Predicted 3D model of a 136-nucleotide RNA (FMN riboswitch aptamer (RFN element)). The sequence was found by an Rfam model in a public genome assembly. Model confidence (mean pLDDT): 82 of 100.
RNA sequence: AUUCGUCUUCAGGGCAGGGUGAGAACCCCGACCGGCGGUAAAGUCCGCGAGCGCCUUUGGCGUUGAACCGGUGUGAUUCCGGUACCGACAGUGACGGGCCGGCAGCGGCCCCCAGUCUGGAUGGGAGAAGAUGCGC
Numbered sequence: 001a002u003u004c005g006u007c008u009u010c011a012g013g014g015c016a017g018g019g020u021g022a023g024a025a026c027c028c029c030g031a032c033c034g035g036c037g038g039u040a041a042a043g044u045c046c047g048c049g050a051g052c053g054c055c056u057u058u059g060g061c062g063u064u065g066a067a068c069c070g071g072u073g074u075g076a077u078u079c080c081g082g083u084a085c086c087g088a089c090a091g092u093g094a095c096g097g098g099c100c101g102g103c104a105g106c107g108g109c110c111c112c113c114a115g116u117c118u119g120g121a122u123g124g125g126a127g128a129a130g131a132u133g134c135g136c
Stems, first nucleotide, its partner, number of pairs: 004133007017029003031116002033087002035048004043085002051063005067083005089119003096111006
């Protein structure tokens, strides 16, 4: 220095302010956030993880979102400038839609609605750092 083994620790962030309203982190305006490895520094490139589904379940297979333009440079879909876009599953849910009842104010039922709220999760994990041992 490298390979392999064992162990330890760590490993996901975010609705300010305003509008409507009896009431909103859920509707509207707006604000804010960005796991891991690779590569010129990346939420939107390549790959991986988490979630979900299936199976012959120490695992395997499938599924899984979104970006362009200009500039600098040997090199950047990564930097700088500009303008966009995206966000698992379950729950809740005052907009909206549908149906029904009522003369009406209104009431009932159904559907739909959260990246940021609640939950699985004091979980798992791509991996990161470190300790230690054997061999070469």